[in-house]
RNA sequence: CUUAUCGAGAGCGGCGGAGGGACUGGCCCGACGAUGCCGCAGCAACCGACCCGUCCCGGGUGCAGGUGCUAACUCCUGCAGGAGCCCAUUUGAGGGAUUCCUGGAAGAUAAG
Repeated sequence: CUUAUCGAGAGCGGCGGAGGGACUGGCCCGACGAUGCCGCAGCAACCGACCCGUCCCGGGUGCAGGUGCUAACUCCUGCAGGAGCCCAUUUGAGGGAUUCCUGGAAGAUAAG
C1' cells in the first nucleotide's frame, strides 16, 4: 500500500505502583490497585492443517500449527448527506439543540 472483518464471544493468579481507555471533545475505568508485564485458563476461526461436497467456491473439525483477542458497539464522537424537533423569515436565502439512518475518515486485526 491492497483486500477482508470490526452490535457476538471469552478471566483468574503473580509482579508492580499511577495514571489509563490510539488522537479531539465527551463519557468512563483506576489505591476495593487500573494501564502494563509474566504464568495459566479461555474465546474466536483470519492464515495453515485435516475431512466432505463441488468447480477455483462452499461447508465442517479446535487441531501439541502461525497470529489475534478476553470493561463499555472500534465506549460514543469528529467529515459529508438524509429524516425527525424548535426558532426566525418568506420574493429568495437562515439559525439552534438533539436523536436516528447511510456513506466516509481515523484506528485495530488478519492475509498478501
Background:
The RNA shown here (SAM riboswitch aptamer (S box leader)) has 112 nucleotides and comes from a soil metagenome. Its mean pLDDT, the model's own confidence on a scale to 100, is 84. Of the family's consensus pairs, 97% are formed in the model.